[in-house]
Molecule: SAM riboswitch aptamer (S box leader)
Organism: soil metagenome
RNA sequence: CUUAUCCAGAGUGGCUGAGGGACUGGCCCGAUGACGCCACGGCAACCCGCACGUCGACGUGCGGGUGCCAAAUCCUGCUGCCGCCGAGCUCAUGUCGGCAGAGAGAUGAG
Numbered sequence: 001c002u003u004a005u006c007c008a009g010a011g012u013g014g015c016u017g018a019g020g021g022a023c024u025g026g027c028c029c030g031a032u033g034a035c036g037c038c039a040c041g042g043c044a045a046c047c048c049g050c051a052c053g054u055c056g057a058c059g060u061g062c063g064g065g066u067g068c069c070a071a072a073u074c075c076u077g078c079u080g081c082c083g084c085c086g087a088g089c090u091c092a093u094g095u096c097g098g099c100a101g102a103g104a105g106a107u108g109a110g
Stems, first nucleotide, its partner, number of pairs: 001110006011040005019029003023077001025075002041069003045066009073104001078101006084094001
């Protein structure tokens, strides 16, 4: 850089000790010890191999390479459309809501 996926799933112990959840704004986690590291355990998204079923695509199981095991990628950001909000109407507006797409990010494969 290209491409696929991202509302499912899966934690205990030890060490350390103050920040962490990429960034923005929120909202959360955290001295009842987060984050990180190590050990063991687990999950099953992608890839590979084997076995079985199948004409095949593919499916299931096992093993391996990565990955992952708070919250939807925690939400959000940019664009478009729709809705809602006043004082009778309309236009506008917005720390508002919904949908679609893009961007950013993460992971796999190349």